[in-house]
RNA sequence: CCGUCGAAAGGGCAAAGUACCGGAAACGGUGCGGCGCAAAACCACCGGCCUAAGGCGUUGAAAUUUUCAAUGGCCAUGGCAGCGGAGUUACCGAA
Numbered sequence: 001c002c003g004u005c006g007a008a009a010g011g012g013c014a015a016a017g018u019a020c021c022g023g024a025a026a027c028g029g030u031g032c033g034g035c036g037c038a039a040a041a042c043c044a045c046c047g048g049c050c051u052a053a054g055g056c057g058u059u060g061a062a063a064u065u066u067u068c069a070a071u072g073g074c075c076a077u078g079g080c081a082g083c084g085g086a087g088u089u090a091c092c093g094a095a
Base pairs, nucleotide, nucleotide: 005093006092012037013036017032018031019030020029021028022027035082041088042087045085046084047083048080049079050078054075055074056073057071058070059069060068061067062066
């Protein structure tokens, strides 16, 4: 000096829960909190997962090209990076 490695020290991040705010929801933001994390930093490109406002379908009613209501089926254009992979960047330095 390097990393496919992870001792120490200093510091870092922050699960569940909770309060408020945003959102149709999933989920996100901030505070408290702290399960854990050496990339639990960034990034939705691939797989996966979540949600379904809206669209389609279905059903019903009225009407007859439509409208209204319900919705259990399908769809991400909405999300999850603390599910895995790819990509990008990074602190410390014992064995």
Molecule: c-di-GMP-I riboswitch aptamer
Organism: Rhodospirillaceae bacterium